[in-house]
RNA sequence: GCCCCCAUCGUCUAGCGGUCAGGAUAUCAGGUUCUCAUCCUGAAGACAGGGGUUCGAGUCCCCUUGGGGGUG
Numbered sequence: 001g002c003c004c005c006c007a008u009c010g011u012c013u014a015g016c017g018g019u020c021a022g023g024a025u026a027u028c029a030g031g032u033u034c035u036c037a038u039c040c041u042g043a044a045g046a047c048a049g050g051g052g053u054u055c056g057a058g059u060c061c062c063c064u065u066g067g068g069g070g071u072g
Base pairs, nucleotide, nucleotide: 001071002070003069004068005067006066007065010025011024012023013022018055027043028042029041030040031039048064049063050062051061052060
């Protein structure tokens, strides 16, 4: 240099064009307990950035950024 893959709550992860973007864990609040832990209930929290296609994009296309792999 060229090719391929990846980027979603703090962390891990689901979501093959149409649901309020879901779950686990962590955090916070309440309940339970003499207290802590466990357990139960609830809350807050995310689509790397830009552009395009489409009635509609996390999803498809292009560019950029970052990470990983292959190759001369």
Background:
The RNA shown here (transfer RNA) has 72 nucleotides and comes from a marine sediment metagenome. The RNAcentral record of the sequence draws on MGnify. It matches the Rfam family "tRNA". Rfam classes the family as a transfer RNA. Rfam links the family to the GO term triplet codon-amino acid adaptor activity.